Predicted 3D model of a 475-nucleotide part of an RNA (small-subunit ribosomal RNA, 3' major domain) from Aphanocapsa feldmannii 277cV.
[in-house]
Context: one part of a larger RNA
RNA sequence: UGACGGGGGCCCGCACAAGCGGUGGAGUAUGUGGUUUAAUUCGAUGCAACGCGAAGAACCUUACCAGGGCUUGACAUCCUGCGAAUCUCUGAGAAAUUGGAGAGUGCCUUCGGGAGCGCAGUGACAGGUGGUGCAUGGCUGUCGUCAGCUCGUGUCGUGAGAUGUUGGGUUAAGUCCCGCAACGAGCGCAACCCACGUCUUUAGUUGCCAGCAUUAAGUUGGGCACUCUAGAGAGACCGCCGGUGACAAACCGGAGGAAGGUGUGGACGACGUCAAGUCAUCAUGCCCCUUACGUCCUGGGCUACACACGUACUACAAUGCUACGGAUAAAGGGCAGCAAACUCGCGAGAGCUAGCAAAUCCCGUAAACCGUGGCUCAGUUCAGAUCGUAGGCUGCAACUCGCCUACGUGAAGUAGGAAUCGCUAGUAAUCGCAGGUCAGCAUACUGCGGUGAAUACGUUCCCGGGCCUUGUACA
Numbered sequence: 001u002g003a004c005g006g007g008g009g010c011c012c013g014c015a016c017a018a019g020c021g022g023u024g025g026a027g028u029a030u031g032u033g034g035u036u037u038a039a040u041u042c043g044a045u046g047c048a049a050c051g052c053g054a055a056g057a058a059c060c061u062u063a064c065c066a067g068g069g070c071u072u073g074a075c076a077u078c079c080u081g082c083g084a085a086u087c088u089c090u091g092a093g094a095a096a097u098u099g100g101a102g103a104g105u106g107c108c109u110u111c112g113g114g115a116g117c118g119c120a121g122u123g124a125c126a127g128g129u130g131g132u133g134c135a136u137g138g139c140u141g142u143c144g145u146c147a148g149c150u151c152g153u154g155u156c157g158u159g160a161g162a163u164g165u166u167g168g169g170u171u172a173a174g175u176c177c178c179g180c181a182a183c184g185a186g187c188g189c190a191a192c193c194c195a196c197g198u199c200u201u202u203a204g205u206u207g208c209c210a211g212c213a214u215u216a217a218g219u220u221g222g223g224c225a226c227u228c229u230a231g232a233g234a235g236a237c238c239g240c241c242g243g244u245g246a247c248a249a250a251c252c253g254g255a256g257g258a259a260g261g262u263g264u265g266g267a268c269g270a271c272g273u274c275a276a277g278u279c280a281u282c283a284u285g286c287c288c289c290u291u292a293c294g295u296c297c298u299g300g301g302c303u304a305c306a307c308a309c310g311u312a313c314u315a316c317a318a319u320g321c322u323a324c325g326g327a328u329a330a331a332g333g334g335c336a337g338c339a340a341a342c343u344c345g346c347g348a349g350a351g352c353u354a355g356c357a358a359a360u361c362c363c364g365u366a367a368a369c370c371g372u373g374g375c376u377c378a379g380u381u382c383a384g385a386u387c388g389u390a391g392g393c394u395g396c397a398a399c400u401c402g403c404c405u406a407c408g409u410g411a412a413g414u415a416g417g418a419a420u421c422g423c424u425a426g427u428a429a430u431c432g433c434a435g436g437u438c439a440g441c442a443u444a445c446u447g448c449g450g451u452g453a454a455u456a457c458g459u460u461c462c463c464g465g466g467c468c469u470u471g472u473a474c475a
Base pairs, nucleotide, nucleotide: 001475002474003472004471005470007469008468009467010466011465012464013463015459016458019423020422021421022420023419026314027313028312029311030310031309032308033307034305035304042053043052064300065299066298067297068296069295070294073125077124078123079121080120081119082118083117086103087102088101089100090099091098092097107114108113127289128288130287131286132285136283137282138278139277140276141274143272148187149186150185151184152183153182154163155162156161167178168177169176193266194265195264196263198234199233200232201231202230203229204228207224208223209222212221213220237260240254241253242252243251244250316416320375321374322373323372324371325370326369332363333362334361337356338355342351343350344349382413387408388407389406390405391404392403393402429451430450431449432448433447434446435445
């Protein structure tokens, strides 16, 4: 100087407390461990691995296994020879691969040849998702959006170092003020950026409709006031008033205001820590393989199942379920696409065919909600697992191993032990919708809006963190 203390003081955080809803019990989905297996590819492992890499494993992907093949190679550059490239038919084979027959003679040219492509050969080389994340770059997690981490000059100390950065106040903040052997400065904080909330202005089509006419309908004429769209501005600064305070910084209350003390949310992550994670995104040193640890193909596996754990979904019902009718979003996506209307089908869907590269057309009926009827506390008109049959869709192909529909079947489950998680406001809870991935496949993920709470006395305690101080057989 740090680190540590079941030392002290001050302070903060959904850290506790106060509340609301969960997990832990059930079924299923999914990930992991374990076991099994020819293989169940690899990585991630307290917080900070476990719906994680994977924004989607039937083949492909695929890295694994079995079998069948190739050896200058599936891919790149260079050299030599032949042939245009390419297309069609056909034999063997599971395919990879391989045999035969035919069509075809292109482009540029200084007529030597060249460019591109294919086949064969030669060796330099290719190739490796093989190893090492404890050789590395890059990227990322975490403490933590915590308020800290340092430097120059000066001063003090033999020195390691100290001071500044401590102290008195204050703040979300090393934020600011005052004081002070310190004076300044840098990286962080804040602000500058984006979105939302108010107003003004510019512009009115595909958007809108107050008044006028018109219609089944903003449908049409007309208009751009309003809504909205998308550009530019204004607006909030403790600015004003009162009080407290040290005549400070600031704090408390009030006015005005759409918004008030960081307005709310996001992006943004200091010096560093964990030899944290990643050699399987990529790049890369070294080591290793080179008729194989490379590469092609078929089939299988990654989907196994006495079991254990994590994360979710659906429930156990009457604040509910069910049938019919009615109301109201936002944000997205669409041409190898989204698909209306119409017809057929109980339905999944099919047929046919408008419109739309989209503020124009389509996906597209939002659901919870409201109204009316039924159910009356039961393993039920709750719950839907499992299984049977018949179908639909995608796709060469749904056996291993996809999704959906209809009918039948109707399991566990009656609120979950010890323990444990999230959340402070348009939040929790609850309700649906969309998107990416994608041929097909979503209870996951990322977004969007609808309805919309309760509670916070307080900081003694648990956890994590910051500052000062003290002790130390620690570095």
The sequence was found in a public genome assembly.
It matches the Rfam family "Bacterial small subunit ribosomal RNA".
Model confidence (mean pLDDT): 84 of 100.
The organism belongs to Aphanocapsa feldmannii, within Bacteria.